[in-house]
RNA sequence: UGGGGUAUCGCCAAGCGGUAAGGCACAGGACUUUGACUCCUGCAUUCGCCAGUUCGAAUCUGGCUACCCCAG
Numbered sequence: 001u002g003g004g005g006u007a008u009c010g011c012c013a014a015g016c017g018g019u020a021a022g023g024c025a026c027a028g029g030a031c032u033u034u035g036a037c038u039c040c041u042g043c044a045u046u047c048g049c050c051a052g053u054u055c056g057a058a059u060c061u062g063g064c065u066a067c068c069c070c071a072g
Stems, first nucleotide, its partner, number of pairs: 001071007010024003018055001026042005048064005
């Protein structure tokens, strides 16, 4: 420098145009003499950033950023 891939909650991770599942963790509560276990509730005005397309974008398009792989 060229090509390809990935980027979603603190961590892992689903989503494939109709507005973000689940697990762990965390917070509050129930239970318990206390703790653990178990159960209930809450937890991403937002998907790396900026634009575009669309009635509607995490999802499609362009550019950029970070990381990984391949070639030189």